[in-house]
RNA sequence: AAGUCAUCAAGAGAGGCGGAGGGACAGGCCCGAUGAAACCUCAGCAACCUGCGGAUGAAAAAUUCCACAAGGUGCUAAUUCCUGAAGUGAUGCGCAAUCACUGAAGAUGAAAC
Numbered sequence: 001a002a003g004u005c006a007u008c009a010a011g012a013g014a015g016g017c018g019g020a021g022g023g024a025c026a027g028g029c030c031c032g033a034u035g036a037a038a039c040c041u042c043a044g045c046a047a048c049c050u051g052c053g054g055a056u057g058a059a060a061a062a063u064u065c066c067a068c069a070a071g072g073u074g075c076u077a078a079u080u081c082c083u084g085a086a087g088u089g090a091u092g093c094g095c096a097a098u099c100a101c102u103g104a105a106g107a108u109g110a111a112a113c
Base pairs, nucleotide, nucleotide: 004110005109006108007107008106013042014041015040016039021031022030023029025084026083027082028081043076044075045074048072049071050070051068053066054065055064080105086102087101088100089099090098091097
């Protein structure tokens, strides 16, 4: 890198540095000199993994649930900003079109290799 499983409508920003880009990609639509990206510091959110505690249980096993937030990741404009291969269903005589669901693509985590 590719693959598997889970989640993606909630939540959470200040300062420094820097100097024109950024929001994965395409189209759209946005953000940005009242300062983009990257990097640093501090703060916060969340609860995937570890850990600690409680419930379940005969049990220091397994399972599932709850809580905490110490450690490892992650995240802190807009639903993953919106749409996006393909399929199914509804409206429609049909085509077109619209809507819903699945899904694709992407992101993050975990386990395995």